[in-house]
RNA sequence: GCGUUCUUAGUGUAAUGGAUCAUCACGUAAGAUUCCGGUUCUUGAGAUAUGGGUUCGAUUCCCAUAGAACGCA
Repeated sequence: GCGUUCUUAGUGUAAUGGAUCAUCACGUAAGAUUCCGGUUCUUGAGAUAUGGGUUCGAUUCCCAUAGAACGCA
C1' cells in the first nucleotide's frame, strides 16, 4: 500500500427478513428484608463509533472517516 472482518449501557453480550418500549448477565442507584452488613426480592437510570446517503421508516442497506484484528505484498 491492497483486501477481509469487526465497533451496541461502566463491563461482557443478543437482536439484522428494515417497523414492538433494542435483550440478557454482572455492575450501579433507591426501596423491602436485617440490630448493622451480606444474601434474597422489587423498581429505576444507563447503549447502536463519527459524519453523510437511500427509504414513509435504518442497530440492520450504501459511502466516507476513525479505531481494532487478520491475511497478502

Model confidence (mean pLDDT): 81 of 100. A computed fold for a 73-nucleotide RNA from a Lactobacillaceae bacterium, annotated as transfer RNA. Lineage of the source: Bacteria > Bacillati > Bacillota > Bacilli > Lactobacillaceae. The RNAcentral record of the sequence draws on ENA. Rfam family: tRNA. Rfam's curators write: Transfer RNA (tRNA) molecules are approximately 80 nucleotides in length.